[in-house]
RNA sequence: AGCAGAAUAGGAGUGUGCGCGUUAAGUGCCGGGUGAACGGGGAGUUGUCACCCGGACGAAAAGCUUAAAUGCUUGCGGUGCACAUUCCGCAUCCCGCUGCU
Numbered sequence: 001a002g003c004a005g006a007a008u009a010g011g012a013g014u015g016u017g018c019g020c021g022u023u024a025a026g027u028g029c030c031g032g033g034u035g036a037a038c039g040g041g042g043a044g045u046u047g048u049c050a051c052c053c054g055g056a057c058g059a060a061a062a063g064c065u066u067a068a069a070u071g072c073u074u075g076c077g078g079u080g081c082a083c084a085u086u087c088c089g090c091a092u093c094c095c096g097c098u099g100c101u
Base pairs, nucleotide, nucleotide: 001101002100003099004098005097010088011087012086013085014084015083016082017081018080019079020077021076022075029055030054031053032052033051034050035049036048040095041094042093043092061074062073063072064071
């Protein structure tokens, strides 16, 4: 110097559990703001994520119970969180580590 690699980052799928909504929040989309994280170290975006504000769009209920309120069950929602598992694997830049040549 070249090649290969690292694995408690982060993301996505699936499963399970516990919730939320079904009087429509949430999810997804658009605009704005604030913040955070980004392989071993440093930096870090026009990429990612979270929260807040605004906007457009938009839905699946059924049964049982109760005098009623309510409660329960099964569904439904591009639903939230946790765990398990599989897959992807730092935007990029600099440096370092291991192996081979």